Predicted 3D model of an 89-nucleotide RNA (c-di-GMP-I-GGC riboswitch aptamer) from an Anaerolineae bacterium. The coordinates come from a structure-prediction model, not an experiment, and the mean pLDDT is 91.

[in-house]
RNA sequence: CCCCGAAAGGGCAAACCUGGGGAAACCCAGGGACGCAAAGCCACGGGUCUAAGGUUCCCAAGGGAACUAUGAUGGCCGGGCCGCCGAAG
Numbered sequence: 001c002c003c004c005g006a007a008a009g010g011g012c013a014a015a016c017c018u019g020g021g022g023a024a025a026c027c028c029a030g031g032g033a034c035g036c037a038a039a040g041c042c043a044c045g046g047g048u049c050u051a052a053g054g055u056u057c058c059c060a061a062g063g064g065a066a067c068u069a070u071g072a073u074g075g076c077c078g079g080g081c082c083g084c085c086g087a088a089g
Base pairs, nucleotide, nucleotide: 003089011036012035016031017030018029019028020027021026034075040081041080042079044078045077046076047073048072049071053068054067055066056065057064058063
């Protein structure tokens, strides 16, 4: 110096509940902990979710179905940026 990450100090916060936002996915706040060494930040690539708007079709004309992201997801994966502590090996 590199890999790894014990210990210590701490940190974040799933499901679910309450309130709020949104068409929805989902997000925010409070509670709550399943877990997380980046479960800190970023939608660049992929995946997944939703379908307001749009297109097409059906219809009993009230509605329904299919497709579609500009919406969402960073605690799905990859990638980028920043980052506390460092034992044994």